[in-house]
Notes
A computed fold for a 72-nucleotide RNA from Gorgonomyces haynaldii, annotated as transfer RNA.

RNA sequence: GGGGCUAUGGCAAAGUGGUACUGCGCUCGCUUCGGGUGCGAGAGAUCAUGGGUUCGAUCCCCGUUAGCCCCC
Numbered sequence: 001g002g003g004g005c006u007a008u009g010g011c012a013a014a015g016u017g018g019u020a021c022u023g024c025g026c027u028c029g030c031u032u033c034g035g036g037u038g039c040g041a042g043a044g045a046u047c048a049u050g051g052g053u054u055c056g057a058u059c060c061c062c063g064u065u066a067g068c069c070c071c072c
Base pairs, nucleotide, nucleotide: 001071002070003069004068005067006066007065010024011023012022018055026042027041028040029039030038048064049063050062051061052060
């Protein structure tokens, strides 16, 4: 220098055009003498970033950044 894959709450992970699902964790309540377990409720993500296409973009297109891998 060229090419491929990946980037989504604190962590993991789904969703691939119509305002993002689940588990763990966190907070609160019930349960307990207390803790744990169990049950219920809640908070938490401008989907790496800048543009474009579209009525509408996490999703499609282009650039950029970061990580991993391959070639030179």

Its mean pLDDT, the model's own confidence on a scale to 100, is 83. It matches the Rfam family "tRNA". Rfam classes the family as a transfer RNA. From the family's description: Transfer RNA (tRNA) molecules are approximately 80 nucleotides in length. The sequence is in RNAcentral, with records from ENA.